[in-house]
Molecule: Bacterial large signal recognition particle RNA
Organism: Clostridia bacterium
């Protein structure tokens, strides 16, 4: 060198997190790379690092170790940014409102702005008058079977008789009470009037007289100056989210180089 048989090795790995420490089994990631049983109040192990038990492949482009290049994901700090809270402090930033003052729009104004004086009026209230409801009176109408009145037919009563007497019915006139009333009397009553007169109130509104004589309002802008207050902004502390740099760990993939058992025949 070659063939055969046996065995070494190999038949997935990694991050976290658990644990003296390792692994396995749960979670992630890659990947596809036997099987049964044990195992999260955990199962086995001792640094050679899962037990136990069957099955493949097997000396190499396939196992192993070393360098290097490239990486899927994970892990730790945490710039920086946002948001949300508390807490301070305060304009030396902003914004809010009052005011002055200047410009600029609009409106108004010599048919008289503003301003100053006087007086009303709307207000509140008392008295009178008015007018409006109502209600009396007063007028007119109507009205009593009998318990109004006056006349009282018939008819009853007395009475020799004349002639009296009570009196229904009718008629009239009234009472009470029922209806109407224009003016004009009386009384009364009010979100009727502002008609007279007092009184009180007061600048919120209007208005009229005198004086003066040209600005008055309303809106923006800018500037000054006061007050409030703490919404923006500012500073700190907490809580979330995102997460640069950096650290570390690291599947798998690709390249180079190295290494490699026994036992038998040829």
């Nucleotide at each position: 060198c070659c063939a055969u048989a046996c065995c070494a090795g190999c038949c997935g790995g990694g991050g976290a997190g658990a644990u003296a420490g390792c692994g396995g089994a749960g979670c992630c990631c890659u990947g596809u790379a036997c099987c049964u049983g044990c195992a999260a109040u955990c199962c086995g192990c001792u640094a050679c690092a899962g037990c136990a038990g069957g099955g493949g492949u097997g000396g190499a482009u396939u196992c192993c170790a070393c360098u290097c290049u490239u990486g899927a994901g994970a892990g730790u700090c945490g710039a920086u940014c946002u948001u949300u809270u508390c807490u301070g402090a305060a304009u030396u930033g902003a914004g809010u409102u009052u005011g002055u003052u200047u410009u600029c729009u609009u409106g108004u104004g010599u048919u008289g702005a503003g301003a100053a004086g006087c007086g009303g009026g709307u207000c509140u209230u008392g008295c009178g008058c008015a007018a409006u409801g109502c209600g009396g009176a007063g007028c007119c109408g109507u009205g009593a079977a009998c318990c109004a009145u006056g006349u009282c037919a018939g008819g009853u009563g007395g009475g020799g008789a004349a002639c009296c007497a009570a009196g229904c019915a009718g008629c009239a006139u009234u009472a009470a009470g029922c209806g109407g009333u224009g003016c004009a009397c009386c009384g009364u009553a009010u979100g009727u009037g502002c008609c007279g007169c007092g009184a009180g109130g007061g600048u919120g509104c209007c208005u009229g007289c005198u004086u003066u004589g040209a600005g008055c309002a309303a809106g923006a802008a800018a500037a000054c100056a006061a007050a409030a207050g703490a919404u923006c902004g500012c500073a700190g502390g907490g809580a979330a989210g995102u997460g640069a740099c950096a650290c570390c760990c690291g599947a798998g993939a690709g390249a180079g180089c190295g290494g490699u058992g026994u036992a038998u025949g040829g």